[in-house]
A computed fold for a 68-nucleotide RNA from Clytia hemisphaerica, annotated as transfer RNA. The coordinates come from a structure-prediction model, not an experiment, and the mean pLDDT is 81. The sequence is in RNAcentral, with records from Rfam. It matches the Rfam family "tRNA". Gene Ontology term of the family: triplet codon-amino acid adaptor activity. The organism belongs to Clytia, within Eukaryota.

């Protein structure tokens, strides 16, 4: 100096609806049981802290961590 940081994990999200998807987790249905399948649910201060804006995950400044 560059890139990255968003549920437990992996990733999405032109500045605009309640931040979504897959896996995982919990519960129900199904099954003799497990598994599969299916339905539902929980789980996020978007690394931290400020600024701009009617409105910020997104733009700007600072800072922290990781990678190069």
């Nucleotide at each position: 100096c560059g890139c990255u940081g968003u549920g437990g994990c992996g990733c999405a999200a032109c500045g605009g609806a309640u931040a979504g998807c897959g896996c995982g987790c919990u519960g129900g249905a199904c099954u003799u049981u497990u598994a599969c399948u299916u339905c539902a649910g929980a789980g996020g201060u978007u690394g931290u802290a400020g600024g701009u804006u009617c409105g910020a995950g997104u733009c700007c400044c600072a800072u922290c961590a990781g990678c190069g």